[in-house]
RNA sequence: CGCCGAAUCUUUAGUCAGGAGCUAAAGAACGGGGGACCCAAGUUGUUUGGGGCGAAUCUCGCGGUCUCGACCGCAGAAGCGCAGACUCUUUCAGCGCUAGCCCGUCAGCUAACCCCGCAGGCCGACGAAAGAGG
Repeated sequence: CGCCGAAUCUUUAGUCAGGAGCUAAAGAACGGGGGACCCAAGUUGUUUGGGGCGAAUCUCGCGGUCUCGACCGCAGAAGCGCAGACUCUUUCAGCGCUAGCCCGUCAGCUAACCCCGCAGGCCGACGAAAGAGG
């Protein structure tokens, strides 16, 4: 320089000799949730509870373990990301990911309205073609 991601910017105050950085507050952009009529749907009740963020799900597939709930490995399907380095879209080929966390018995859609986030993690130099914009 660049990548995943919504996760960037501005102002004020404090910290500082000063600057940067950090902390607190406010705002903008971006992102998410709750929430009517209508429509849709039934669901739960000592339970197969239900739901949210996120690409991160499925396969009465194959094999193994097993307390027979489930877990692990493989394969496939669906989904996601990356590289002529200006951006976007599409196709082919290549490489990689398919986690984790949260609410707490409760939430379909949903105008007004209300609430929340603004983190964290990487070190990539590796293709071809078409179109649009700048």

The RNA shown here (c-di-AMP riboswitch aptamer (ydaO/yuaA leader)) has 134 nucleotides and comes from a soil metagenome. Rfam family: c-di-AMP riboswitch aptamer (ydaO/yuaA leader). About the family: This family represents a conserved RNA structure found upstream of the ydaO and yuaA genes in Bacillus subtilis and related genes in other bacteria. The sequence is in RNAcentral, with records from MGnify. The prediction has a mean pLDDT of 75.